A computed fold for a 108-nucleotide RNA from a marine eukaryotic metagenome, annotated as SAM riboswitch aptamer (S box leader).
[in-house]
């Protein structure tokens, strides 16, 4: 840089000892222990694996799949990505949709 996803789901012990939720505004979480690091544990199904199914033809391989599974490779386990911001709409004029943007995650 390009696709795809982002209202689901899933913590618990040791170690430490004050910050954290990217960034900026809210609003939150946090000495009933943040963040960090380990260890076992789950969550999910992006990606290979494996099977199912349908299809192709060179008939034992390829390709699809809104299908299963969970062994491998990541990710993830407070609140919508916590919520907002730019543009539009629509109304009860401070709230609702809607797309963007700008972040994360995976594949390339």
């Nucleotide at each position: 840089c390009u696709c795809a996803u982002c209202g689901a789901g899933a913590g618990a012990g040791a170690c430490u000892g004050a910050g954290g939720g990217a960034g900026c505004g809210g609003c939150c979480c946090u000495a009933u222990g943040a963040a960090g690091u380990c260890u076992c544990a789950g969550c999910a199904a992006c990606c290979u694996g494996c099977a199912a199914u349908u299809g192709a033809c060179u008939u034992g391989u390829c390709a699809a799949u809104c299908u299963g599974u969970a062994a491998g490779g990541u990710g993830c386990u407070a609140a919508a990505u916590c919520c907002g911001a730019c543009a539009g709409c629509u109304u009860u004029u401070a709230a609702g949709c809607u797309g963007g943007a700008a972040g994360a995650u995976g594949a390339g």